This is a predicted complex of two RNAs, RNase P RNA and transfer RNA, with 481 nucleotides together.
RNA sequence: CCAGACGGCUGGAUGGCCGCUCUCGGCCCUUGGGCCGGGGGAGGAAAGUCCGGGCUCCACGGAAACACGGUGCCGGGUAACACCCGGCGGGGGCGACCCUAGGGAAAGUGCCACAGAAAGCAAACCGCCCGCCCCAGGCCCUUCGGGGCACAAGGCGGGUAAGGGUGAAAGGGUGCGGUAAGAGCGCACCGCGCGGCCGGUAACGGGCGCGGCACGGUAAACCCCACCGGGAGCAAGACCAAGUAGGGACGGCGGGCCCACGGGACACCCCUGGGGCCAGGCGGGUUUCAGCGCCGCCGUCCGGGUAGGUCGCGCGAGGCGUCCGGCGACGGGCGUCCCAGAUGAAUGGUCAUCCAUCCGCGCUAACGCGCGGGGGACAGAACCCGGCUUAUAGGCCGUCUGGCAUU
RNA sequence: CGGGGCGUAGCUCAGCCUGGUAGAGUGCCUGCUUUGGGAGCAGGAAGCCGGAGGUUCGAAUCCUCUCGCCCCGA
Numbered sequence: 001c002c003a004g005a006c007g008g009c010u011g012g013a014u015g016g017c018c019g020c021u022c023u024c025g026g027c028c029c030u031u032g033g034g035c036c037g038g039g040g041g042a043g044g045a046a047a048g049u050c051c052g053g054g055c056u057c058c059a060c061g062g063a064a065a066c067a068c069g070g071u072g073c074c075g076g077g078u079a080a081c082a083c084c085c086g087g088c089g090g091g092g093g094c095g096a097c098c099c100u101a102g103g104g105a106a107a108g109u110g111c112c113a114c115a116g117a118a119a120g121c122a123a124a125c126c127g128c129c130c131g132c133c134c135c136a137g138g139c140c141c142u143u144c145g146g147g148g149c150a151c152a153a154g155g156c157g158g159g160u161a162a163g164g165g166u167g168a169a170a171g172g173g174u175g176c177g178g179u180a181a182g183a184g185c186g187c188a189c190c191g192c193g194c195g196g197c198c199g200g201u202a203a204c205g206g207g208c209g210c211g212g213c214a215c216g217g218u219a220a221a222c223c224c225c226a227c228c229g230g231g232a233g234c235a236a237g238a239c240c241a242a243g244u245a246g247g248g249a250c251g252g253c254g255g256g257c258c259c260a261c262g263g264g265a266c267a268c269c270c271c272u273g274g275g276g277c278c279a280g281g282c283g284g285g286u287u288u289c290a291g292c293g294c295c296g297c298c299g300u301c302c303g304g305g306u307a308g309g310u311c312g313c314g315c316g317a318g319g320c321g322u323c324c325g326g327c328g329a330c331g332g333g334c335g336u337c338c339c340a341g342a343u344g345a346a347u348g349g350u351c352a353u354c355c356a357u358c359c360g361c362g363c364u365a366a367c368g369c370g371c372g373g374g375g376g377a378c379a380g381a382a383c384c385c386g387g388c389u390u391a392u393a394g395g396c397c398g399u400c401u402g403g404c405a406u407u
Numbered sequence: 408c409g410g411g412g413c414g415u416a417g418c419u420c421a422g423c424c425u426g427g428u429a430g431a432g433u434g435c436c437u438g439c440u441u442u443g444g445g446a447g448c449a450g451g452a453a454g455c456c457g458g459a460g461g462u463u464c465g466a467a468u469c470c471u472c473u474c475g476c477c478c479c480g481a
Base pairs, nucleotide, nucleotide: 001403002402003401004400005399006398007397008396009395010394012354013353014352015351016350017349018348020041021040022039023038024037025036026035027034028033043378047389048388050387051386052385053384054383055233056232057231058230062289063288064287065286066285068229069228070227071226072225073087074086075085076084077083088102089100090099091098092097103224104223108222109221110218111217112216125164126163127160128159129158130157131156132155133154138149139148140147141146172190173189174188175187176186177185191213192211193210194209195208197206198205199204237311238310239309240308247302248301249300250299251298252297253296255278256277257276258275259274261273262272263271264270280295281294282293283292318337319336320335321334322333323332324331325330355376357374358373359372360371361370362369363368408480409479410478411477412476413475414474417433418432419431420430427464435451436450437449438448439447457473458472459471460470461469
C1' cells in the first nucleotide's frame, strides 16, 4: 500500500427571530385563565409486538392428574428469558474468524413421490461364477446310417453383492489376502457399538480391551424424556360527576329433610306460620379434593354505564464517575445527579455562519484553493423495564489476519 | 395504543392440519349448433401460491423474519 475479519463510538454544530408542551416563582383576576421571569423537553432503534418481567383486575393463584403451549449440548450470569458470557461437538475459510432449533430414530406409529429388481422382517434387472440340459460351427471314431468329446450361444436350477444401472438415500469405507465368482470370509487402518481406565464440575476428550457390524433418513411429522408456564391487558384498573341498564338494602313468595315448636275443636295425616339443617345451580382450560363468593320472582327505596374530569404517570432491576472481585456476562462498595410526560396528542418553523459531502467552472505540475449551486440516513415517545429482530446516507477509532514492495 | 385474521388463475374461493402431480366456479379464446345473437355442447390458454431465509431428498403446506390488507376493543 492492497484485500479482509472483529469490536466500539457518532449520527450535524452555534447564534438570532417567531411559536408549542410541562413545571417552579411572582403579579393580576370571577371557578377558569392571563402576563412576566427561570428550568426541563425523543431514539439507537422511540419501530415490529417476537420473548421475559414489574404493575393492575379476574375466584389473589391451593394440591394432584390430564389437556394445551413453550424450551431443549454443558457450566455460569440475571428479577426472568427463547437473552447474554465462557466452553464442548459438527460444518466453512490459507488465516484473522464465521455459522450452528445441537435431547431421544437399538418405546412405538406414520412417511420416503417419480425412477428403480428392490425403499425397510431388504431385494436380485444387467453382469460375474458353478452344475445340468441342448449342444450350431470344431475335434475324434466310423460298418458312411451315424456315434462320442466338448467350446460359444440358448434354456433350467443355484451362488454372489465386487462392477453397471435407478435414486436424495441401496444393510460400513480404503487397501491387501482369499475365492469357482464373490463377500468382514480373514487381516491392517479409519468409522461404529459395548465395557472399564485417565483428564475435566459437566458437555466431552484421550488412550486400552472386546465385538466383524447388528443400528438407513425424517421428531421446524405424531410421539417419548426432562424442565417451565393460570388468564387478560393501562382502552388494565380506581375515583368524581346530572336522567333509563346492570347493582345494593328491606319485605313477601319458592325445592327436600328435621323439630311431642305456635295456630286451625286435633301428639300423628291436611292447611297455615316459625326455627334449624341440607341439597341444587353458577363462577378457574377439564376432572377430583380443599376452600371462597353469589343465587329465581314481585314490590318499595337507595343508587347508577357511556360523553367529561382526576389518578394510575414518571425515583427507577435508574444514569454518570471511581475502586474492588471475576477470563467474561455480571456482582459489590463509595461519591454524585434528577433527566419528556402529551391525550387530536408538545419536542417545530425560518434566517445566517460553520462542518462532512456531491456537481459545475476557474487557477495550480500536483496536494489543494476560490466562486456558484445542490444537500444531512432510518425514523419519531404514549404504563414502565431487560432482551431479540428489522430499517439506517455518511463519518471516526481500536485490535487482528493474508499478500505485495522497501529497509 | 392493544388484540385477532387473511394474502393461491382477471375475479371469488378450495388445497395447508396429515409435505411429493395446483384445482373449482365465473370471466377469456377457439370450434360445433343458429339466418344472427343468447343459452347449450366440446376443447384450450392463463398462477412458479405476497417477498426473503431455513428444516427436508423434496415446501403453497412446517419454522423464522418481513411487506400489504381487513376486522375487533373505551